[in-house]
Model confidence (mean pLDDT): 87 of 100. This is a predicted structure of a 350-nucleotide part of an RNA (small-subunit ribosomal RNA, central domain) from a metagenome.
Context: one part of a larger RNA
RNA sequence: UUGGGCGUAAAGGGUUCGUAGGCGGGAUUAAAAGUCAAGUGUGAAAUCCCCGAGCUUAACUCGGGACGUGCAUUUGAAACUCUAAUUCUUGAGUCAUAGAGAGGGUAAUGGAAUUGUUGGUGUAGGAGUGACAUCCGUAGAGAUCAACAGGAACAUCAGAGGCGAAAGCGGUUACCUGGCUAUGUACUGACGCUGAGGAACGAAAGUGUGGGGAGCAAACAGGAUUAGAUACCCUGGUAGUCCACACCAUAAACGAUGAUAACUAGGUGUUGGGGGAGUUGACCCCCUCAGUACCGUAGCUCACGCGCUAAGUUAUCCGCCUGGGGAGUACGGUCGCAAGACUAAAACUC
Repeated sequence: UUGGGCGUAAAGGGUUCGUAGGCGGGAUUAAAAGUCAAGUGUGAAAUCCCCGAGCUUAACUCGGGACGUGCAUUUGAAACUCUAAUUCUUGAGUCAUAGAGAGGGUAAUGGAAUUGUUGGUGUAGGAGUGACAUCCGUAGAGAUCAACAGGAACAUCAGAGGCGAAAGCGGUUACCUGGCUAUGUACUGACGCUGAGGAACGAAAGUGUGGGGAGCAAACAGGAUUAGAUACCCUGGUAGUCCACACCAUAAACGAUGAUAACUAGGUGUUGGGGGAGUUGACCCCCUCAGUACCGUAGCUCACGCGCUAAGUUAUCCGCCUGGGGAGUACGGUCGCAAGACUAAAACUC
C1' cells in the first nucleotide's frame, strides 16, 4: 500500500458557517461522454506456452501457431451514471396562524447578605483551632440599634426542567434581536447533503491600556504542626476575580461517541404543541409531532455496555489512527506584545 479501524485498547477536528471538490428525489424525451457488444488496424524481433524439425540425446538452434489482458478507429445497444430539455411534489425553503424558552445585546432598577464609615447604648473580652499562637480590643472592640458608602452575586421558585452550534445562559422591567416547534397545505419546484483550504464564535487562566475593588484569594508575610513543612490548619494579604476596549485560542472544550438521510419490538416518565372522546371546567383516557431521560427485544460488542437520541442495518461526505519511549519534543515555517499556540520529525532505545 491493499486493508482494518476510531465510547473505554492508538484514533471524531472545541463548535458552526461556507469556497473548491465529492455525492444527490419521482416521471418523460433526446443525445451517446462513461458503460457494453461486434468488426478492422496496430500491439517489433527474441523470450514464455503449444506443435514439429536439425546437431547420436539434452542444453542449444530453426520453422509454424497461439498469447499479447492495451491503444486507435468504425458500426451498433441505451438499463445505469453524465449531459440537454420538459415536468412533478414527497426532500429543502417561503407564507399564514398559534406557542414555549436562564438564546444574545443595551439601558434602568430591587431586596437579602458580607465589609467599611459615622452616631447611640454598653463593658471586657473577641476571633480562631484538634489544641495553641500570630491577630483585633480600655485610644472602648465584639454584641446591639439607626443612618450612610461601595462592590459583587442573585436564596426560595428550581425540576434527571428549558434555551443555545458549541463555549455557555438564572433577581426584575423596558427596548433591540437570532433560532426553534406545531398546525394549514396556500406558494417556489431538488433550490439538497457534506465540506480540503478559509471565515466567525470559543470556559477558566493569562496579556495590554484605562477604570473599579465589597467579599474571596495565587504570590508573599507571620503563627502553628512537624525530624523537617518552601504544604495541609490559622491570622493577614497583592495580582486576579468585576467593567470597557483590544489580544490570546487552549481544557477530562466529554456523550471521552463527526455531520446528514433511511430502515429496524415494546414499556415507563417528563417538556412544548396538535387532534379525538368526555366535561360547567380541569384531571384522567386514546392518537400524533418535536425534544429530553430511564428500562429493554432483535442485533452489535473481547467485555463493560449500546439498544428508534444506536455503539443495530445501510448510503454519502469530512476528520483522524497504524507498537511503547524519545515527543506533541527538536529544527524550520505561520501566528502572538509576551506567555505560548498550530504544523511536526529523526537518531537512539525496548
The RNAcentral record of the full RNA draws on SILVA.